Predicted 3D model of a 526-nucleotide part of an RNA (small-subunit ribosomal RNA, 5' domain) from an uncultured bacterium. Rfam family: Bacterial small subunit ribosomal RNA. The RNAcentral record of the full RNA draws on Greengenes and SILVA.
Context: one part of a larger RNA
RNA sequence: GGAUGAACGCUAGCGAUAGGCAUAACACAUGCAAGUCGAGGGGCAUCACGAGGUAGCAAUACUUUGGUGGCGACCGGCGUACGGGUGCGUAACACGUAUGCAACCUUCCUGUAAGUGUGGGAUAGCCUCCUGAAAGGGAGAUUAAUACCUCAUGAUAUGUAUUUGCUGCAUGGCAUUUACAUUAAACAUUUAUGGCUUACAGAUGGGCAUGCGUUCCAUUAGGCAGUUGGUGUGGUAACGGCUCACCAAACCUACGAUGGAUAGGGGUUCUGAGAGGAAGGUCCCCCACACUGGAACUGAGACACGGUCCAGACUCCUACGGGAGGCAGCAGUGAGGAAUAUUGGUCAAUGGGCGCGAGCCUGAACCAGCCACGUCGCGUGAAGGAUGACGGCCUUAUGGGUUGUAAACUUCUUUUACAGGGGAAUAAAGUGAGUCACGUGUGAUUUUUUGCAUGUACCCUGUGAAUAAGCAUCGGCUAACUCCGUGCCAGCAGCCGCGGUAAUACGGAGGAUGCGAGCGUUAUCC
Numbered sequence: 001g002g003a004u005g006a007a008c009g010c011u012a013g014c015g016a017u018a019g020g021c022a023u024a025a026c027a028c029a030u031g032c033a034a035g036u037c038g039a040g041g042g043g044c045a046u047c048a049c050g051a052g053g054u055a056g057c058a059a060u061a062c063u064u065u066g067g068u069g070g071c072g073a074c075c076g077g078c079g080u081a082c083g084g085g086u087g088c089g090u091a092a093c094a095c096g097u098a099u100g101c102a103a104c105c106u107u108c109c110u111g112u113a114a115g116u117g118u119g120g121g122a123u124a125g126c127c128u129c130c131u132g133a134a135a136g137g138g139a140g141a142u143u144a145a146u147a148c149c150u151c152a153u154g155a156u157a158u159g160u161a162u163u164u165g166c167u168g169c170a171u172g173g174c175a176u177u178u179a180c181a182u183u184a185a186a187c188a189u190u191u192a193u194g195g196c197u198u199a200c201a202g203a204u205g206g207g208c209a210u211g212c213g214u215u216c217c218a219u220u221a222g223g224c225a226g227u228u229g230g231u232g233u234g235g236u237a238a239c240g241g242c243u244c245a246c247c248a249a250a251c252c253u254a255c256g257a258u259g260g261a262u263a264g265g266g267g268u269u270c271u272g273a274g275a276g277g278a279a280g281g282u283c284c285c286c287c288a289c290a291c292u293g294g295a296a297c298u299g300a301g302a303c304a305c306g307g308u309c310c311a312g313a314c315u316c317c318u319a320c321g322g323g324a325g326g327c328a329g330c331a332g333u334g335a336g337g338a339a340u341a342u343u344g345g346u347c348a349a350u351g352g353g354c355g356c357g358a359g360c361c362u363g364a365a366c367c368a369g370c371c372a373c374g375u376c377g378c379g380u381g382a383a384g385g386a387u388g389a390c391g392g393c394c395u396u397a398u399g400g401g402u403u404g405u406a407a408a409c410u411u412c413u414u415u416u417a418c419a420g421g422g423g424a425a426u427a428a429a430g431u432g433a434g435u436c437a438c439g440u441g442u443g444a445u446u447u448u449u450u451g452c453a454u455g456u457a458c459c460c461u462g463u464g465a466a467u468a469a470g471c472a473u474c475g476g477c478u479a480a481c482u483c484c485g486u487g488c489c490a491g492c493a494g495c496c497g498c499g500g501u502a503a504u505a506c507g508g509a510g511g512a513u514g515c516g517a518g519c520g521u522u523a524u525c526c
Stems, first nucleotide, its partner, number of pairs: 001526004006522005013378005019371002021336001026334003030331003035078003040075002043071002047069003050065006085289003094214008104206002109202008117151001119149002127140005157182005164175004187194002215261003222252002227249006234242001264286004268279004291312005314325004342368001344367003350364001351362004381412004391403005417463006426453001429450002432447007470515005475496003481510005491498002
């Protein structure tokens, strides 16, 4: 000098843009953050409509009825493994990079081929009971399905055996012939469609293996028994001591094993002429974790943040028998700390889940709020104006110098401010309605509707210099000097050093210098 997720002191007009718990992975009140589908199902708690009944002249009130829209709870499907958070752990194939899988999986999506036949028994809900303070639990009766099960059909699937050919870096791989065996489905509807099953291929996402690279300590020198390898068994989507039985005695290590300490890794960021050094906050990719430890279930995918079970600590409820909970999601609270924001708005856009769709959900996201925390931009006026006014300060003092064209004063402007008017883009697309082409769902076109932010940005008019400057320094390094006070005192200080009676170094004043809505100090890195 540059830089910062900064903090502190003094000061502070505006806009845009980015950023904002670095400390206690400390504990958390409250609300929200993952639902959706009635075009899978039985139904009808609730709402609306229709119809019926009773009372009443009527309005109306009460009541019945799944008949219709729709729909709480329930069964079922898909999603909840994404998105969002944090950096505890991890020195490791975790990450980066480059390869390999002839050792693998892949819901939804796309393409191709084929199919969607036939029966059955339950169960939740509802109902009737029992039980418990509650959370809940139990019994009986009864009912449905795209829930579950049987049978049929079936191969290019799977298994066994078999024929032939081609081929590879090894185990082997690919194609092909034949025979036997095993295995499938689900329907709904507004009749337009939407689904379901099997197989192959693609796409996407993942799994595994390997080469190389990846901090410090030798005041850590030996370490290791599933340890190293083999044969077989089991297990996995898959290879493998992954697991187990047996056999052998190997394996790693001064090219640093083992142990200890520290740490998420990378793209990148800061600095530097570069080489290098330092950092890994925001954004993107990967990994790990979800009160602590362990475990599996479901599923295409988890050993699962807002799922389950067990153990533990903590908090809460309790009728003392027993239960409930997990903000490292968004806000917010306490605590810790030098220190870090609102218990805001909207699904309008982008994206995600479900749904044929309309749509619903979405603290993702987009916006708004707070903070000079950073960066960038703008302003606090411009021109003229000397008897160089008054005042201040200095002085060699009837004088002079300086503050200083600075002020006053004259003319002008109106960014900004205030007031009054006008007023967006972000909407591409989709939905509804209509028309037309091709030809049965695509395209084109007309129209309608959908904007949180927002009456915001922006524009126009009016008023009036009006609403707007500080901070640090002035001995040398280092740009900027005098007076007064103090008298080794009070104090200053980054280093050298100043202060003991003429202090440009302390304190004040005047003046000056630097930067400027900031300026200094502290901390850290180069």

The coordinates come from a structure-prediction model, not an experiment, and the mean pLDDT is 84.